[in-house]
A computed fold for a 107-nucleotide RNA from an uncultured Selenomonadales bacterium, annotated as SAM riboswitch aptamer (S box leader).
RNA sequence: GACUCAUCAAGAGCAGCGGAGGGAAUGGCCCGAUGAAACUGCGGCAACCAUUGAGCGAUCAAAAAGGUGCCAAUUCCUUUAGGCAUGAAAAGCCUAUAAGAUGAGAG
Numbered sequence: 001g002a003c004u005c006a007u008c009a010a011g012a013g014c015a016g017c018g019g020a021g022g023g024a025a026u027g028g029c030c031c032g033a034u035g036a037a038a039c040u041g042c043g044g045c046a047a048c049c050a051u052u053g054a055g056c057g058a059u060c061a062a063a064a065a066g067g068u069g070c071c072a073a074u075u076c077c078u079u080u081a082g083g084c085a086u087g088a089a090a091a092g093c094c095u096a097u098a099a100g101a102u103g104a105g106a107g
Stems, first nucleotide, its partner, number of pairs: 003105006013042004021031003027077002043071003048067002051062004075099001080096005
């Protein structure tokens, strides 16, 4: 990398270093010299795994010391199919997918 399952409308930032990019990809729209990415320190959010308690179990609750994750914008919007609406479209809205991210597993 590919496979399986779950979740993705909430939440949470400062400093140092660095010096022009970043938001996955396409198109858009944004962020950025009032300082991007990367890295470091400290802080925070959440509660997937693990932990503790209850339960036959499904599951529920607690806590945040451990393993991850995350801290602009819904996963920033997007693709495809169907629907709502309209005389018909465009814009808009809804549902299910695709793609992606994270966790747990399997190999």

The sequence was found by an Rfam model in a public genome assembly.